[in-house]
C1' cells in the first nucleotide's frame, strides 16, 4: 500500500469501489427497436355515424384517433460484458500509403422522363403433437424489372507540355463504349439518383520498444526471391503455375513455459522494483470448432448454416437453446451486493415531428470494503467518598475520574417549512436577418400553460433531554506501556531472539498502563529497509569467488600530428507526446475526501537548420608502443643418439662357520643341502651421491651424470630498419604431475592388492617378513590435483634498506679486486597507502586504465536428470524438492594437550611405620522392619552433625489422650501465689479434699502489678517442603602467589600494556630493564606460644643456711618456677660469587642465623559444594492436626559390602617382683585423703579443698632381678557360662566394671594403598569436655626418641611464559561413519494413464469458387420454335469434426530399488580437532 479475507466490536453522514476462484452450468424477467409523412390493409383498443331497443345493450361499418401481424426503409457492426487465446505489427511511439474504402452528416454540380411483371399479407384447401410448412386463388409499394437521358463517373483508344530513382506523377486535349432515380406530404418540406470536395470512421506497410530459461543450437519447401496470372477496397506467396536456391540465427533463430497491451497504479531520495481492479485508448473473444451470407461497415454476444458436447420439449416421427448484457440461481471458493426506481437529466437508435425504445445512463438499496468528516458532552468539583487493586500495613493507585452543582444541544428522535438539479421542446405575439415577398426559414426577445426517478431529499426552524451512541490490540527486548494471583517443560505463548521444570513484568485471569479509535488486530500479497544482483552502488590471498597453463577467432579497448566527413555527441526551432491521473495556482460542496477551471509537466519519438572539442569513418604523415637487424655472454629449457662410474640384487667360483635378519619386545622369514660376512668374475634394470645455493631455465605441468647433433625462449650493448603492425580474448585449438586404461616390450630396487608374524577387547591398520599389478621404454587414450603465491593477463605511476643470479658502463690500477652507476631476474626487512584483521608493501593485496573468468547463507551437491566427451574408470556442463538459523574468516581472553621451557610441594625417589588378611569397636551402603527418624556421598560423606540414643534426648512407629493449646501478646470474669491427703488409671489425666491470704496506691470503697484458673476470638505451634528463593556460618582448590584498579599509551574492537623480559626469593620477595607511572586486596611484618637474658614481684612456689621422718619450721628470694615489663636477630659484620644491584654461598660472634620452631591469620573467585534439623528468614503447606501430652517400642535389627580406629599374631616380647622421672588439666547437686572391710569392682568413713596450699593422682614405657624358649605357646584375647559391684524410677530388648572358668580367628597379610623430613615418625602413659552411668572416638599433655632425601626422568597437584586448538556447561570437551527404528521429500524403475505437438494416410458436413451432359424458370429479345439470364441438383478443389499408424515433449502413477534429510536419552567402534596419541589434507 491493498478490488482483500478472518476474529472481536460498532452511532451518523459524504464520496468512491464491490466474483481476483469455474471463459463452470444456467430456471425466470428485462437488455434493439422504430417509421402509417413508403405500402396493402384492419386482428385488438378508443371515439363520432347507422340499425334495433324506453334504456341498459346488441349488431353494423376503416369513417377518425391509431395499429397486432405482413411487404418495405434505417438501425441492429454502436452501446454493454469478459480476458479464453495471443510473445504477435497484438500493443506503445514515430512515420508512410504515388497501394485504399467510408452509410448517415456538411458544401457544391447535375438529375428525378416512360413502362412492366410479380409477391407477402388476407382467403381457400392441406401436412404436422409442436416447431414449421405445402398447394391454389387474388393484391400494393420508396420492394423488383425494362426502356429513355447522362457526365470532370467507369472502361477502351489516341495526342501535347513539364517533372522523376522504377512502378509513375502533374497539366491540357480528342474519339468511342457502358451505367441512374421513388415517391410521400399537414404544402412548410422531407426523401431519392449520378458526380466533385470535406469531415468522421476504418484498412494496410515500416523503424524502435515490449517476460523467462541455452539442461531449447541450429531452423525453414510457399520456405526466400523472380516472371506471369488470379483475388481484394487496396499492396503483397494472400493464392496458383513456372524458374532460381535462397532467406533466419550466439546482437539468441527454432522450439518450450508464462502473459491481453498501454495511459497509469503502489513503492522508492532517485535509479529502479512490482503491478495493469475501478476510469480512459487499443486488441481479442461470445457454449466448442468451421464457414460464408447480408451490408457502407461483420465473417456478426441477444443473425444464418454445418459438426460436436451439454441441457430441455415430444404424440418418438421430430424439434428447441446458448447471461463473458442487468438482476438472479446452483456450483467452486477464504471471499464479492437488489430477480429495485426512472427515462426527469446526459447520450444513443428510429421518426418531419409529437413521441417510442434504451438493465447505456441517472438514482436508491446491501456490506465499516476503502478514503474523508462529525459525535458519544462542556465548565466547576478533594472528606482525594465508596468499591476494586497493590502494600513495607504507614499508605499508594484507579482519580477530577465519579457523585454533586451550573451549562450546551452537533448527530440520532419528533414536528414543521423547503431549494437546486429544468435547459429545452411546444403554443402565442411582435422584432431583426435572408429574400421579389407581408410565404417560408433562421436568430434573439416577451408572454403562456406544462416536464423530477431520486424524494418531501439537501437545507432551515422548533421541541425535549446528557438524555440513545466505545471498542480493539498491546505492555521481556526490538517497541510506547507493570504489578498481583493461578499454573508448574503441564496448560499454553511465539514475527525474530526466546518464555514455561513452585516466587513467570513472556502462559491464563485481574487491577493498572500504553497505542490507535468506529474501528482495532491477524493472515495473504507487493515495494522499501536490502549497497542482500551493486547502472547510480558490491566483491574474488585466508570469509562464497582467478578458468591448471598457453596460442588465438569473433567481440571489447587502443599512441603522436594533420585534412575531410558529420554516424555518435551538443545546441536551437517545429510537429507530436489523447483525455483522465501526479504537481502548482484558483474555484464549488459549512471543512475535508470529492468535483470543476487554468497552468506546468509528460524526462519520449520524428523532422529541419546549425556546432565540430571528443569518439567513429575516409585519407595523409610521425616514432616513443610493438616488431626486425648486428654483436655478446648465461642457463637441470626441449627432442634424439652415444658413453660412464658408485650402489642394490641375482648367478658362478674362492675363503669361512653358526647364526643372520628384524623389533618397543618378539615372531613369521633365511641358514649345516653352508646362510650372514668377505674376495673375484659375470648379468640386468633403474636412478644419477657430493657439487646443490629462499641458485638457474621454462607458459604452466615440470627440468639435475657426461658428450654430440637439432631446436625454442629470455637478457645486455649498439640506436641501423618497418611505421601502431598493439592489449585482452566468449566459443575454438594445443600442452598438461601422479594415478588409471589399451597393445607390445622390460622388470634390479621399491611396492597398492594378497599371504604370513606381531600388537590389541577386536586390528580387514599403524610395526615386521614376503610379494603381484604398477613404477621404466615405444605407440595411443585419459584431462584431473591443496594443477597453490590458495593472488587472471597486459600497461603506466608511487619513499627506502640489504642479499643473490646474468650482462654492461664509470673511476682507479702495471694489471685485477674493493668502490660507484645502468638494465634484467630472484629473495628478505620495511615507509606511505590498503586491509575485518592477519598481513601486502616498485615481483602490491597501493594509485589508475583495458579485457576475460568467477561469487551471491549452510546442507542436500559438484549430486540427480538431460546433453557432450571417453574402451572403461570417469570427466565437463549442472539443478530442485526438502531441511537448518546458522555455516564461515581473522583476531582476543581462558581452558585443555599422550606440545615445549622454567619452578614448587612427603608429589616421586630414599627411608620408618601402617591400611588391605584376623576377631572386636564404630560409621556407611544394602537388606529387613510397625519404625529401624533425618542430614552428609570422589578428593572435600563414611569414630561425620552426635563434646556421649536404657527412659529423657527423639525428630520415627504402635497405643491412649488434649484442642486458644506445652510457649507469647491482647480482652472479659473469677481467684493471691502456694499447699496437704485420698481415690481411679499403664501414665498423661480426672475427681474429691486440707492449709493460706501477701505487694503498691488509697481514709474506705476500690484500683493496679505479678501469678493461677475459666470463656470466646485474634492467634500460637510445626526437627513439615524448598540450601536450586536466602542471610549467617563452614568445607575445598590453598597459606597456592596470585587477583585487580586509576591515569596514560597501543588496538576499529574484544582486549593488551602495567603483571612480560634478565636475575633472585618461601613469596607479584626484591633489584635491574622497559610506554608506562602509581595504587589496592593478598605475601611479609604487627598478635599468641616456645627457646636466651635482664628488671620487678615473692605465696600456696623455690631454698644455697639452720632444722625436720617430711620445705616440717625459721630465715631468704641467690637459683628453679610463677607472671608482668623489657632486651635480643637486622643478611647487622667478614670473605667469595653476582651486573658497582637484588641476592646467594661460606664464616665469625651468639641461647637462637637467614620467615629460629609452632599457632592464629585464608586475596579475587570456583564447586547453584554443605547446612531451612543450631539460629534467622521469603514463599508454600497442616490447624480436633504435619500441633501438644503420656506409656511402650525403635534409632542397638543382620545372608552381605566398604571406610576408620583400637588389639594382636609375640622374645626389641609376655608374666611376676622391686624401683625412678612428667606435663597439662579438673573439682562444692564436686574432687574425695588417711584409716577399716572385700581377691576385686567396690563399700564404710569422714579430714582437707571454691584450689601454685587439699583431692583426682601410683604416670607408663624405662631401669634392676626372675621366669617362659618359638609352641597357636605363660602369645592372643574374641565368645560363652557362673557369681558379683556401681550408677540410675528402671540395666529384658540395650550400660560400664570385677572375680572365677572358657579360651575362637590370628604365625605379619594379594592386587592396591596411607602417613611422616626432627623433638618429627614410631612408641609410652596422663588429663579434659560431654556425662547420673556408659570411649578402642575426640581434644589436649608430656616421656623415650630414630632412619633417609643421590636427585627432579617418571606418577599426582599447583605456579609462570610460550605454542596448537574445530574446546568455552571449557578434554568427564568436541565429534565421524555404518547398522537398527519412525517420518518426509526426491532419483531409477517392467510398465500403466493423461495433456500437447509433429509426420504420413483415410475421410469429408456446411460453405465458397470452378465445371455441368440432368431438372425447373414471371419481367428482357423473338411472330414462333427458342434464346439470354436465373435457380435446383450433380461433380471437382479447399476444409472443420472424426479415424488409423508412428515419433517428440510434458505431467501423473508404479511392485521393487538408490542415495538424501530430520528425529532428548538405541548398537558398534574412535576417524577428525592438541604432535588427537600413525601430522592432517
Nucleotide at each position: 500500500a491493498u478490488g482483500a479475507a478472518c476474529g472481536c466490536u460498532a452511532g451518523c453522514g459524504g464520496c468512491a469501489g464491490g466474483c481476483c476462484u469455474a471463459a463452470u452450468a444456467c430456471a425466470u424477467g428485462c437488455a434493439a427497436g422504430u417509421c402509417g409523412a413508403g405500402g396493402g390493409g384492419c386482428a385488438g383498443c378508443a371515439c363520432a355515424g347507422g340499425u334495433a331497443g324506453c334504456a341498459a345493450u346488441a349488431c353494423u361499418g376503416g369513417g377518425u384517433g391509431g395499429c397486432g401481424a405482413c411487404c418495405g426503409g434505417c438501425a441492429a457492426a454502436c452501446g454493454g460484458a469478459u480476458g479464453c487465446g495471443g510473445a504477435a505489427c497484438a500493443c506503445g511511439u514515430a512515420c508512410g500509403c504515388a497501394a485504399c474504402c467510408u452509410u448517415c452528416c456538411u458544401u457544391u454540380g447535375a438529375g428525378c422522363g416512360g413502362g412492366g411483371a410479380a409477391u407477402a399479407g388476407c382467403c381457400c384447401a392441406u401436412a404436422g403433437a409442436a416447431a414449421u410448412g405445402u398447394g391454389g386463388a387474388u393484391u400494393a409499394a420508396u420492394a423488383c424489372c425494362c426502356c429513355g437521358u447522362a457526365a470532370u463517373a467507369u472502361c477502351g483508344u489516341u495526342g501535347c507540355c513539364a517533372g522523376g530513382c522504377a512502378u509513375c506523377u502533374g497539366g491540357u486535349g480528342g474519339c468511342g463504349a457502358u451505367u441512374a432515380a421513388a415517391g410521400c406530404u399537414c404544402c412548410g418540406g422531407c426523401a431519392c439518383u449520378c458526380g466533385a470536395a470535406g469531415a468522421u470512421g476504418g484498412g494496410c506497410g515500416u523503424g524502435c520498444g515490449u517476460c523467462u530459461g541455452a539442461u531449447u543450437a541450429g531452423g525453414u519447401a510457399g520456405u526466400u526471391g523472380g516472371c506471369g496470372g488470379g483475388g481484394u477496397a487496396a499492396c503483397g506467396g494472400c493464392c496458383c503455375a513456372c524458374c532460381a536456391a535462397g532467406g533466419c540465427g550466439a546482437c539468441g533463430a527454432c522450439g518450450g513455459g508464462u502473459a491481453c497491451c498501454u495511459g497509469g497504479u503502489c513503492u522508492g531520495a532517485g535509479a529502479g522494483g512490482a503491478u495493469g481492479a475501478u476510469c480512459a485508448g487499443g486488441c481479442a473473444c461470445a457454449c466448442u470448432g468451421g464457414a460464408a451470407c447480408u451490408g457502407a461497415g461483420a465473417c456478426a454476444c441477444g443473425g444464418u448454416c454445418c459438426a460436436g458436447a451439454c441441457a430441455c420439449c415430444u404424440a418418438c416421427g421430430g424439434g428447441u437453446g446458448g447471461c463473458a448484457g442487468c438482476a438472479g440461481u446452483c456450483g467452486a471458493g477464504a471471499a464479492u451486493a437488489a430477480c429495485u426506481c426512472a427515462c426527469a437529466a446526459u447520450g444513443g437508435g428510429g421518426g418531419a415531428a409529437a413521441c417510442c425504445c434504451u438493465g447505456a445512463u441517472g438514482g436508491u438499496g446491501c456490506a465499516a470494503c476503502g478514503c474523508c468528516g462529525c459525535g458519544u458532552g462542556g465548565a466547576g468539583g478533594a472528606u482525594g467518598a465508596a468499591g476494586g487493586u497493590c502494600u513495607u500495613c504507614g499508605g499508594a493507585u484507579u482519580g477530577u475520574a465519579a457523585a454533586c452543582u451550573c451549562c450546551u444541544g452537533u448527530c440520532a428522535u419528533u414536528g414543521g417549512a423547503g431549494a437546486g438539479u429544468a435547459a429545452g421542446a411546444c403554443c402565442u405575439g411582435g422584432c431583426g436577418g435572408u429574400c421579389a415577398a407581408u410565404a417560408g426559414c433562421c436568430g434573439a426577445c416577451a408572454g403562456g400553460g406544462u416536464u423530477g426517478a431520486u424524494a418531501g431529499u439537501a437545507u432551515c426552524c422548533a421541541a425535549a433531554g446528557a438524555g440513545g451512541a466505545a471498542g480493539g490490540g498491546a505492555c521481556g527486548g526490538c517497541u510506547a506501556a507493570c504489578u498481583u494471583c493461578g499454573u508448574g517443560c503441564c496448560a499454553g505463548c511465539a514475527g525474530c531472539c526466546g518464555c514455561g521444570g513452585u516466587a513467570a513484568u513472556a502462559c491464563g485471569a485481574a487491577g493498572g498502563u500504553c497505542c490507535c479509535a468506529a474501528g482495532c488486530g491477524u493472515u495473504g500479497c507487493u515495494c522499501g529497509g536490502a549497497a542482500u544482483c551493486a547502472c547510480u552502488g558490491g566483491g574474488c590471498g585466508u570469509a562464497a569467488a582467478g578458468g591448471g597453463a598457453g596460442c588465438g577467432u569473433a567481440g571489447g579497448c587502443g599512441g603522436c600530428g594533420u585534412g575531410g566527413u558529420a554516424a555518435g555527441u551538443c545546441a536551437g526551432a517545429u510537429g507530436u507526446g489523447a483525455a483522465a491521473u501526479c504537481c502548482c495556482g484558483g474555484g464549488g460542496c459549512u471543512c475535508a475526501a470529492c468535483c470543476c477551471c487554468g497552468g506546468a509537466a509528460c524526462u519520449g519519438c520524428a523532422u529541419c537548420c546549425g556546432a565540430u572539442a571528443c569518439u567513429g569513418c575516409c585519407g595523409u604523415g610521425c616514432u616513443u608502443g610493438a616488431g626486425g637487424g648486428u654483436u655478446g655472454g648465461a642457463g637441470a629449457g626441449g627432442u634424439a643418439g652415444c658413453u660412464g662410474g658408485a650402489a642394490u640384487u641375482a648367478u658362478c667360483g674362492g675363503u669361512g662357520u653358526a647364526g643372520c635378519a628384524g623389533u618397543g619386545a618378539a615372531a613369521u622369514g633365511c641358514g649345516u643341502g653352508g646362510a650372514u660376512a668377505u674376495c673375484g668374475a659375470u648379468a640386468g634394470g633403474a636412478a644419477c651421491a657430493c657439487u646443490c645455493g629462499u641458485g638457474g631455465c621454462g607458459a604452466a605441468g615440470g627440468c639435475g651424470a657426461g658428450c654430440u647433433a637439432c631446436u625454442g625462449g629470455a637478457c645486455a650493448a649498439c640506436a641501423u630498419c618497418u611505421g601502431a603492425c598493439g592489449c585482452u580474448g566468449a566459443g575454438g585449438c594445443u600442452c598438461g604431475a601422479a594415478g588409471g586404461c589399451u597393445a607390445g616390450g622390460g622388470g634390479a630396487g621399491c611396492a597398492a592388492a594378497a599371504g604370513g608374524g606381531a600388537u590389541u577387547a577386536g586390528a580387514u591398520a599403524c610395526c615386521c617378513c614376503u610379494g603381484u599389478a604398477g613404477u621404466c621404454c615405444u605407440a595411443g587414450c585419459a584431462g584431473u590435483a591443496a594443477a597453490c603465491g590458495g593472488u587472471g593477463u597486459g600497461c603506466g605511476c608511487u619513499u627506502g634498506g640489504u642479499g643473490u643470479g646474468a650482462g654492461g658502463g664509470g673511476a682507479u690500477u702495471c694489471g685485477a679486486c674493493c668502490c660507484c652507476c645502468c638494465u634484467u631476474g630472484u629473495g628478505c626487512c620495511g615507509g606511505a597507502g590498503c586491509u575485518a584483521a592477519c598481513g601486502c608493501g616498485u615481483u602490491a593485496a597501493g594509485c589508475g586504465c583495458a579485457c576475460c573468468g568467477c561469487c551471491u547463507g549452510g546442507g542436500a551437491a559438484g549430486u540427480a536428470c538431460g546433453g557432450c566427451c571417453g574402451c572403461a574408470a570417469g570427466g565437463c556442463u549442472a539443478a530442485a524438492a526438502c531441511u537448518c538459523a546458522a555455516a564461515g574468516a581473522a583476531a582476543u581472553u581462558g581452558a585443555c594437550g599422550g606440545g615445549g621451557a622454567c619452578c614448587c610441594g612427603c608429589a616421586c625417589a630414599a627411608g620408618c611405620g601402617g591400611u588391605g588378611g584376623a576377631g572386636u569397636a564404630u560409621g556407611u551402603g544394602g537388606c529387613u522392619u510397625a519404625a529401624u527418624u533425618c542430614g552428609a556421598u570422589g578428593c572435600a560423606a563414611c569414630g561425620c552433625g552426635a563434646a556421649a540414643a536404657a527412659c529423657c534426648u527423639u525428630a520415627c512407629c504402635c497405643a491412649c489422650c488434649u484442642u486458644u493449646g506445652a510457649c507469647a501478646u491482647g480482652u472479659a470474669c473469677g481467684g493471691a501465689a502456694u499447699u496437704u491427703g485420698c481415690c481411679a488409671g499403664a501414665g498423661a489425666u480426672g475427681g474429691c479434699u486440707u492449709a493460706g491470704u501477701g505487694c503498691u496506691c488509697g481514709a474506705a470503697a476500690g484500683a493496679g502489678a505479678a501469678c493461677c484458673g475459666u470463656a470466646a476470638c485474634a492467634c500460637a505451634g510445626g526437627u513439615g517442603c524448598u540450601g536450586c528463593a536466602u542471610g549467617g556460618c563452614u568445607g575445598u582448590c590453598g597459606u597456592c602467589a596470585g587477583c585487580u584498579c586509576g591515569u596514560g599509551u597501543c588496538g576499529u574492537g574484544a582486549g593488551a600494556u602495567g603483571u612480560u623480559g634478565g636475575g633472585u626469593u618461601a613469596a607479584g620477595u626484591c633489584c635491574c630493564g622497559c610506554a608506562a607511572c602509581g595504587a589496592g586486596c593478598g605475601c611479609a611484618a604487627c598478635c599468641c606460644u616456645u627457646g636466651u637474658c635482664a628488671u620487678u614481684a615473692g605465696u600456696u612456689g623455690c631454698u644455697a643456711c639452720a632444722u625436720u621422718u617430711g620445705g616440717u619450721u625459721g630465715g631468704g628470694c641467690a637459683c628453679u618456677c610463677u607472671a608482668a615489663u623489657g632486651a635480643g636477630a637486622c643478611u647487622g659484620c667478614c670473605g667469595g660469587u653476582g651486573a658497582c644491584a637484588a641476592a646467594c654461598c661460606g664464616g665469625a660472634g651468639g641461647a637462637a642465623g637467614g620467615u629460629g620452631g609452632g599457632g592464629a591469620u585464608g586475596a579475587c573467585g570456583u564447586c547453584a559444594a554443605g547446612u531451612c534439623c543450631u539460629c534467622a528468614u521469603g514463599g508454600c503447606c497442616c490447624u480436633u492436626a504435619u500441633a501438644g501430652g503420656u506409656g511402650g517400642g525403635g534409632c542397638u535389627a543382620c545372608a552381605c559390602a566398604c571406610g576408620u580406629c583400637a588389639u594382636a599374631c609375640a622374645a626389641u616380647g609376655g608374666c611376676u617382683g622391686g624401683u625412678a622421672c612428667a606435663a597439662a588439666g579438673g573439682g562444692u547437686u564436686g574432687c574425695c585423703a588417711a584409716c577399716c572391710c572385700g581377691c576385686g569392682a567396690g563399700g564404710g568413713g569422714g579430714a582437707g579443698c571454691u584450689a601454685a596450699u587439699c583431692c583426682c593422682a601410683u604416670a607408663a614405657a624405662g631401669c634392676c632381678a626372675g621366669u617362659c624358649g618359638u609352641a597357636g605357646u605363660c602369645c592372643g584375647g574374641a565368645u560363652c557360662g557362673c557369681a558379683g559391684u556401681c550408677u540410675g524410677c528402671a540395666a529384658c530388648u540395650c550400660g560400664a566394671c570385677u572375680g572365677c572358668g572358657u579360651g575362637a580367628a590370628g604365625u605379619c597379610g594379594g592386587a592396591a594403598u596411607c602417613g611422616c623430613u626432627a623433638g618429627u615418625a614410631a612408641u609410652c602413659g596422663u588429663g579434659g569436655a560431654u556425662c547420673a552411668g556408659a570411649a578402642u572416638g575426640u581434644c589436649a599433655c608430656g616421656g623415650u626418641g630414630a632412619a633417609u632425601a643421590c636427585g627432579u626422568c617418571c606418577c599426582c597437584g599447583g605456579g609462570u611464559c610460550u605454542u596448537g586448538u574445530a574446546c568455552a556447561c571449557a578434554c568427564c570437551g568436541c565429534c565421524c561413519g555404518u547398522c537398527a527404528c519412525a517420518c518426509c521429500a526426491u532419483g531409477g524403475g517392467a510398465g500403466c494413464g493423461g495433456g500437447u505437438u509433429c509426420u504420413g494416410c483415410c475421410a469429408g458436413a456446411a460453405g465458397u469458387a470452378g465445371u455441368u451432359a440432368g431438372c425447373c424458370u414471371a419481367a428482357c429479345c423473338g411472330c414462333a420454335a427458342g434464346g439470354a439470364g436465373g435457380g435446383c441438383g450433380a461433380u471437382u478443389a479447399c476444409c472443420a469434426c472424426g479415424g488409423c499408424a508412428g515419433g517428440g515433449u510434458u505431467c501423473g502413477u508404479g511392485a521393487c530399488u538408490g542415495g538424501g534429510g530430520u528425529g532428548a536419552a538405541g548398537u558398534c567402534g574412535u576417524a577428525a580437532c592438541a604432535a588427537g596419541g600413525u601430522a592432517a589434507c
Record summary: RNAcentral holds the sequence, with entries from ENA. Small-subunit ribosomal RNA from an uncultured bacterium, 1481 nucleotides, folded computationally. Its mean pLDDT, the model's own confidence on a scale to 100, is 85.